[in-house]
The RNA shown here (Glycine riboswitch aptamer) has 77 nucleotides and comes from a marine eukaryotic metagenome.
Its mean pLDDT, the model's own confidence on a scale to 100, is 81.
Rfam family: Glycine riboswitch aptamer. About the family: This family represents the bacterial glycine riboswitch. Its family is annotated with glycine biosynthetic process in the Gene Ontology.
RNAcentral holds the sequence, with entries from MGnify.
RNA sequence: UUGUGGGAGGGACCCGCGUAUCGCGCGGGCGCCGAAGGUGCAACCGCCCCGGAAUCUCUCAGGUAAAAGGACCGUAA
Numbered sequence: 001u002u003g004u005g006g007g008a009g010g011g012a013c014c015c016g017c018g019u020a021u022c023g024c025g026c027g028g029g030c031g032c033c034g035a036a037g038g039u040g041c042a043a044c045c046g047c048c049c050c051g052g053a054a055u056c057u058c059u060c061a062g063g064u065a066a067a068a069g070g071a072c073c074g075u076a077a
Stems, first nucleotide, its partner, number of pairs: 001077006011030001013029007031064003037060001038058001040056001044052003
């Protein structure tokens, strides 16, 4: 890195438009979540005065039914 198994949190919210209805799509609006990514601090770590840096922090992004995604862990190559 790839395959595979597990994998949390938080409104299927409100309004408008489109559609014959459900559903879906688009736009606007608040409320929330942190475990893609990213920011900040710097706990910590190392080949140690130079480097690497978080599950902390912010919520920019992302997410807020299912699906998909998903840090991290197991396993195989």